[in-house]
Context: one part of a larger RNA
RNA sequence: AGCGUAGGGUGAAUGCCUAGGCAUUAGGAGCCGAAGAAGGACGUGGUAAGCUGCGAAAAGCCAUGGGGAGCCGCAAGCAGGCGUAAUUAUCCAUGGAUGUCCGAAUGGGGAAACCCAAUGGUCGUAAUGGGCCAUUACCGCCAGGUGAACACAUAGUCUGGCAGGAGGGAACCCGGUGAACUGAAACAUCUAAGUAGCCGGAGGAAGAGAAAGAAACAUCGAUUUCCUGAGUAGUGGCGAGCGAAAGGGAAAGAGCCCAAACUUAGAGUCUUCGGACUUUAAGGGUUGAGGGCCGGCGAACGCCAUUCAUGAGCUUUAGUCGAACUGUACUGGAAAGGCAGGUCAAAGAGGGUGAAAACCCCGUAGACGAAAAGGCGAGUGAGGCAGCCGGUACCAGAGUACCACGGGGCACGAGGAAUCCUGUGGGAAGCAGGGGGGACCACCCCCCAAGGCUAAAUACUACCUAAUGACCGAUAGCGGAAAAGUACCGUGAGGGAAAGGUGAAAAGAACCCCGGGAGGGGAGUGAAAGAGAACCUGAAACCCUAUGUUU
Numbered sequence: 001a002g003c004g005u006a007g008g009g010u011g012a013a014u015g016c017c018u019a020g021g022c023a024u025u026a027g028g029a030g031c032c033g034a035a036g037a038a039g040g041a042c043g044u045g046g047u048a049a050g051c052u053g054c055g056a057a058a059a060g061c062c063a064u065g066g067g068g069a070g071c072c073g074c075a076a077g078c079a080g081g082c083g084u085a086a087u088u089a090u091c092c093a094u095g096g097a098u099g100u101c102c103g104a105a106u107g108g109g110g111a112a113a114c115c116c117a118a119u120g121g122u123c124g125u126a127a128u129g130g131g132c133c134a135u136u137a138c139c140g141c142c143a144g145g146u147g148a149a150c151a152c153a154u155a156g157u158c159u160g161g162c163a164g165g166a167g168g169g170a171a172c173c174c175g176g177u178g179a180a181c182u183g184a185a186a187c188a189u190c191u192a193a194g195u196a197g198c199c200g201g202a203g204g205a206a207g208a209g210a211a212a213g214a215a216a217c218a219u220c221g222a223u224u225u226c227c228u229g230a231g232u233a234g235u236g237g238c239g240a241g242c243g244a245a246a247g248g249g250a251a252a253g254a255g256c257c258c259a260a261a262c263u264u265a266g267a268g269u270c271u272u273c274g275g276a277c278u279u280u281a282a283g284g285g286u287u288g289a290g291g292g293c294c295g296g297c298g299a300a301c302g303c304c305a306u307u308c309a310u311g312a313g314c315u316u317u318a319g320u321c322g323a324a325c326u327g328u329a330c331u332g333g334a335a336a337g338g339c340a341g342g343u344c345a346a347a348g349a350g351g352g353u354g355a356a357a358a359c360c361c362c363g364u365a366g367a368c369g370a371a372a373a374g375g376c377g378a379g380u381g382a383g384g385c386a387g388c389c390g391g392u393a394c395c396a397g398a399g400u401a402c403c404a405c406g407g408g409g410c411a412c413g414a415g416g417a418a419u420c421c422u423g424u425g426g427g428a429a430g431c432a433g434g435g436g437g438g439a440c441c442a443c444c445c446c447c448c449a450a451g452g453c454u455a456a457a458u459a460c461u462a463c464c465u466a467a468u469g470a471c472c473g474a475u476a477g478c479g480g481a482a483a484a485g486u487a488c489c490g491u492g493a494g495g496g497a498a499a500g501g502u503g504a505a506a507a508g509a510a511c512c513c514c515g516g517g518a519g520g521g522g523a524g525u526g527a528a529a530g531a532g533a534a535c536c537u538g539a540a541a542c543c544c545u546a547u548g549u550u551u
Stems, first nucleotide, its partner, number of pairs: 001550009015536001016501002020472002022469007029461002031168002039102003042055003046078002050074002061096006070082003107116003117136007138165002140162007172203001173201005183190001187237001213220002224251005234242002255453003258397001262283009288431001290395002292392006302385003307382004313376005319368003325341004330337001342359002344348001350362003402426007412438001433448005488495002508535001511522004
């Protein structure tokens, strides 16, 4: 020195555990903001570095309700306090007060959390400087004043008023803009894909929506979503691929309002003084079986998602009650285990308690509860809506429909290419009218564009509550079970960790000894210290000691 054996050290695997995650289900909630948000900075405690809370009234103040013996956050100690049986501690809920500075940030500026003002009020000073409070950005709308070029006017400008806008937000939604990798076994049309990205906007949903529809000679009757139709019909360098609709079945269910004709009133312009025109307001009217106007008849049944008031009740935000077990001279440190005998159960879900508890504790089934604030809401009242016949021919959405050219979108790539949108040009009819039925024409059928609103069924989950798991169990599970988006890295955008476990209980080792200490030896605690804080278990690599053997 190698190999083997034994005992240790180191080391952290493994096992067990869970305080944290992940996913899903059900219900709720679904916006916040100039009344200053989201997010921060700085402060704030007797002692106070971090986190949490809070804001110069600063781990808090006031009111109301709950609750009932302890309490002064995580978080011990020291010091000092509050409270103990009810109008009064801590604590929980609701409402209110306070709420520095930055931040849309908004008096002006600015290198965020800083600097510097003006006006009014007030405090202070002999006076100046100064302190405190309020107001002072821009845009929009409304009202008023003033008022150019340019006579009236208008623009502009000034003042006042406005819970108007501005910024933030996980996904979902609508719109604008819009790739490439990739696939086509290359690649250009095509695909990926109207996806990702960027921008704008809104809501708790959004969008769509009451037929100028779909069909087919029979009809249906707004929209949306799901199943089917169907990978069908089609489309396609007919390649790769893309890919409907009607119809059928379900969920849900709801329909309405303007413009115009006509009437009345106000104002203005023109006037041949008869009136005409423009505009504003009110009435009227809203559909394809229309409406207005004229004549005649009728006046009641009913309906209302909308608006206002009231509102039984239900519900959310604290809580309350809540059954039933003992013995043991069994084991053990400890009984919930064993043994013995019982009990409750609308409760034998689960968790805790020194091992394994329906009956010890918290709970569970079940039953109750709100001063205050919020939600839903039957119903009621107000309010609104709601006819028939005949005649007349007044009205019924124009740079629109449509056409040509160029594009886009429709499952449909220019195709025989309709339907939808529109950049350029042209450009109707007007109810004896107009559009559609996949070029186009005829017949036939369906419908009424060029104005608007509309709940539900649908999508999503940042957030709250409850529950579940052939989900994870500390190299896993969120990056994060811990001072975690922390430490650290980067000029920056950004990147981004490691790190859990004494014990039932600190009972966390008084005292003695060695030592400067660290550390150790006794003693003591404990079931155990080979559980001693570098703390459950404690594998291997690696190191040491002893020993056998080989050289």

This is a predicted structure of a 551-nucleotide part of an RNA (large-subunit ribosomal RNA, domain I) from a Eubacteriales bacterium. RNAcentral holds the full RNA, with entries from ENA.